The prediction has a mean pLDDT of 86. This is a predicted structure of a 93-nucleotide RNA (c-di-GMP-I-GGC riboswitch aptamer) from a Synergistales bacterium.
C1' cells in the first nucleotide's frame, strides 16, 4: 500500500412493534436484531421510491371546478451500485 481472520477490543442496526414529524416516499427517539470492515460522511453519475407545484391527455359540463391517466421542478434512500473524503484493530496473503 493493499488485504480482511471462527482474533482482540470497541461501534452500527434490517423486519416488526411503540411514539412523534411529513401529502407521500420517508425521517427522528425507543424496543428489537437480520445483518455490516466504513451499515462512518458527502447525492457528484446512475438507478429505486415519492410526486403536495407545474404541464399534457382523458373525463366533465353552458364554462369552469372536483376526482382518473402520464411526464416533471422538487423531495427521499449513502443497508442499490459506482465516484470523493475520513477512520479502529492486525492472523493469513
Nucleotide at each position: 500500500a493493499a488485504c480482511g481472520a471462527u482474533a482482540a477490543a470497541g461501534g452500527c442496526a434490517a423486519a416488526g412493534c411503540c411514539a412523534u414529524c411529513g401529502a407521500a416516499a420517508g425521517a427522528u427517539g425507543g424496543c428489537g436484531g437480520c445483518g455490516c470492515a466504513a451499515a462512518g460522511c458527502c447525492u457528484c453519475g446512475g438507478g429505486u421510491c415519492u410526486a403536495a407545484a407545474g404541464c399534457u391527455c382523458a373525463u366533465g359540463g353552458g364554462g369552469a371546478a372536483a376526482a382518473g391517466a402520464g411526464c416533471c421542478a422538487g423531495g427521499a434512500c449513502a443497508g442499490c451500485c459506482g465516484g470523493g473524503c475520513u477512520g479502529c484493530c492486525g492472523a493469513a496473503c